[in-house]
Context: one part of a larger RNA
RNA sequence: UCCGGUGACUUACUGUACGUAGCAAGGUUAAGUGGAAAACACCACGAAGCCGUAGCGAAAGCGAGUCUCAAACGGGCGUUCAGUUGCGUGUAGUAGACCCGAAAACAGGUGAUCUACCCAUGGCCAGGAUGAAACGCAAGUAAAAUUGCAUGGAGGUCCGAACCGUAGAAGGAUGAAAACUUCCCGGAUGAGCUGUGGGUAGGGGUGAAAGGCCAAACAAACCUGGAGAUAUCUGGUUCUCCCCGAAAUAGUUUUAGGACUAGCCUUGUGAAAUGAAUAGUGGAGGUAGAGCACUGGCUGGAAUAGGGAGCUUACAAGCUUACCAACCCCAUUCAAACUCCGAAUACCACUAUUAUCUAUCACAGGAGUCAGCCCGUGGGGGAUAAGCUUCACGGGCGAGAGGGAAACAACCCAGACCAUCAGCUAAGGUCCCAAAGUACAGGCUAAGUGACAAAGGAAGUGAAUUUGCACAGACAGCUGGGAGGUUGGCUUGGAAGCAGCCAUCCUUUAAAGAAAGCGUAACAGCUCACCAGUCAAGUGGAUUUGCGCCGAUAAUUGUCGGGACUAAAGUCUGUCACCGAAGCUAUGGACUCGAUCUCUUUCGGGAGAUCGUUUGGUAGGGGAGCGUUCUAUUUUAGGUAGAAGCUGUAUUGCGAGAUAUGGUGGACGAGAUAGAAGUGAUUAUGCCGGA
Repeated sequence: UCCGGUGACUUACUGUACGUAGCAAGGUUAAGUGGAAAACACCACGAAGCCGUAGCGAAAGCGAGUCUCAAACGGGCGUUCAGUUGCGUGUAGUAGACCCGAAAACAGGUGAUCUACCCAUGGCCAGGAUGAAACGCAAGUAAAAUUGCAUGGAGGUCCGAACCGUAGAAGGAUGAAAACUUCCCGGAUGAGCUGUGGGUAGGGGUGAAAGGCCAAACAAACCUGGAGAUAUCUGGUUCUCCCCGAAAUAGUUUUAGGACUAGCCUUGUGAAAUGAAUAGUGGAGGUAGAGCACUGGCUGGAAUAGGGAGCUUACAAGCUUACCAACCCCAUUCAAACUCCGAAUACCACUAUUAUCUAUCACAGGAGUCAGCCCGUGGGGGAUAAGCUUCACGGGCGAGAGGGAAACAACCCAGACCAUCAGCUAAGGUCCCAAAGUACAGGCUAAGUGACAAAGGAAGUGAAUUUGCACAGACAGCUGGGAGGUUGGCUUGGAAGCAGCCAUCCUUUAAAGAAAGCGUAACAGCUCACCAGUCAAGUGGAUUUGCGCCGAUAAUUGUCGGGACUAAAGUCUGUCACCGAAGCUAUGGACUCGAUCUCUUUCGGGAGAUCGUUUGGUAGGGGAGCGUUCUAUUUUAGGUAGAAGCUGUAUUGCGAGAUAUGGUGGACGAGAUAGAAGUGAUUAUGCCGGA
C1' cells in the first nucleotide's frame, strides 16, 4: 500500500410536539388475584392511584368568580375553546447516552536479583621509581643547635598492566549491540575495586546534588480497582431519489476557536389586500457640496489703540520709527467635533398601478450559524502603505458548475433537471497554434511603442489656433563694411570698448554699442550687434492637442500565452459579417407546485389528462423509497429433473436495486402482507486476518 472481515445516534424512565388507534365529560388501570397455558404471551377480575371536567388567594377560605383594597372605583388571574390511554416518530431531561482518544487525581497491593546509600562477612591490586620520620656513626658545640654519611621504607606520592572509569575522535544509527566497536585517554594502597548475605518503598526511599537512581520508562515506580474518570478539544460516523435552504451579526457571558436569547433556514396550522416594486402626494432630516453670518484657524492692505527702540527731558509731556500689533474696515482663505445655506439617494405615511409575486404576520415542532473572505463605493486607523485593519451600502465566493481574463475562490459574461453529431447570442474574439475577417472606409505611430512607471527633459512627428518678418527681397549661407571725437572720466604700475566705479553723449554715415563674447602685462588681434551686396520664396516666436522618445538597474535569450506582426496581426473613429457558454430557442423525456376536467374511494384520499410553472447547492429542515437479519400468517410456493452462495450474460427501474438465464455449487429455501432490529463503510496514523 492493497484485499477480506469487523467497526459509531442505542436502551430504560420522565416530559413535550406531531401522526395514528380506542373510548369520550370522561379516559385509564397498578401491584395483585383467578382461568387456561410451554410461557414474562392471552382472557377475566382488581378504582388504590393518575390526568381531565373550576378558578382565585400566601392561607383561612370563597366560588363563575376570586384576590388586592376602606371601597360598590379600578386593576391582576380566571369564567368560551375535549380530554385521556396505548403505539409510532421528532426532540428535551436523567443515566457512559454517537464511537475511539488523554496528560492526570485517588485507593489497595507488588518490587532494592538493575541501581543509590548503609550493615555484616570474604576476595583483589604485575613490575618499576621516589626515598618522609625514627634510629646509628662521623663532624661540630661549653652543652645544644646544625651538617654529612649510612640504615630505614612513609605517602588520598610518581610511571605503568590486571581492575575500575569514559575526556576526545571516527565508525555504528531498519546497529554485531534498545548505549556498542576501534584508536587515544583518567585512576590504579585508596574517599580504591569487587563476591556473597542482609536493610531502607512511592509524596516514600536513597542521593560527594545530575531532579540523579528506585528492574531497558521517574518533577513522584509498577499492578489492579472505582472506570466506559473527565475532554467547551482533534479524528471518524456506513443505502437511494425528491422539495426548500442558511450563517459567520446583535446583546450577555472567568467570555472570546464555547454557550444562551434574538436575527437568518425549514416543517405544520391559522389569518387579514399583509408584504414587494414603480409612480404620485405629503413628511422629518443637516450628509455631499457650498459658505464665512457664529465658533476657531490663515494671508495681504489701510487706518489706529497699546507695546518696543531711538531722540528729548528735573518731572510731566513731546518727537521719530524699513519694529510688534488688538478691535474696526477692505480684500483672500480653511474646518470631523464651524453653519447664513443646502441637495441626490435612502427613510416614514397615504393613494394609485403592476400580478400565473403570498413573497407578509401569528402560534407550534426541528435546526444550523456566532473564525468569514474578496471586489466596487463612502469613511476611520495606518504613511490618502499593505493580499493591512475597522465600520457602512451593494455585488460575488462561501454553498456556484459553464464561457472569457494564458494559468487564476472573489474580476467580466452567465445561474448547470436529463438527452440531441440542431439553431441564435453574451462577455470576449476572428494571421497560425485555435472556432471565426490576412474584412471594409479614413487617420495616426517607427518607438517592436503596442507588450509596466513619475517628476523632469528634447528643432521626433500629425492636427488646430495666434502673432512677427517677407519680391520695396525676408530666414539661412557667402562677400564687404562695422568708423571719428576717444586711450570718455575716475581708479591704477598699467586699465586703450571688454579688472573695478561713474557717465553712456556728440559726429560722419547705408550702418556701426563710450560695446554682447574670445583675446593682450597693457596695446594689438578675432568675432558680435548693426548696414550694404549676392541669392530667390517662404521664414521665426507662442499656445492647445494626438501618437511616439529619454528618464528606465537583477541574476537562462527568458519574452505580448507562444510563433510571429509595421499603409499591422499596433492604435483611434466608423461599418458590416462571423465565431463564441451548461444563457436563450428547437424536439423528446422526468420531477415540483398551482388551476381545471374525468374516473375511483374504506370519504382521509388515490389515479389519469390538459394548461401553466419549478428543478445549482454546504451546514441544516422536510418527503418518498431500496436493500440486509430475524418473527408471524407458514408443517407456504419451489428444490438432487439441482436450493442458498459464487460467477458471466441479457432485460428492467431516475436511483438504492430487481428479474430471467448459462456455468459452478451440492441442500436448502423465496415472494406477498405486517412486525422487530446487533440494518447498509474508500477513510477514525481504527481493530483482526491475509498478500
Predicted 3D model of a 691-nucleotide part of an RNA (large-subunit ribosomal RNA, domain II) from a Candidatus Krumholzibacteriales bacterium. RNAcentral holds the full RNA, with entries from ENA. It matches the Rfam family "Bacterial large subunit ribosomal RNA". Gene Ontology terms of the family: ribosome and structural constituent of ribosome. Lineage of the source: Bacteria > Candidatus Krumholzibacteriota > Candidatus Krumholzibacteriia > Candidatus Krumholzibacteriales. Model confidence (mean pLDDT): 84 of 100.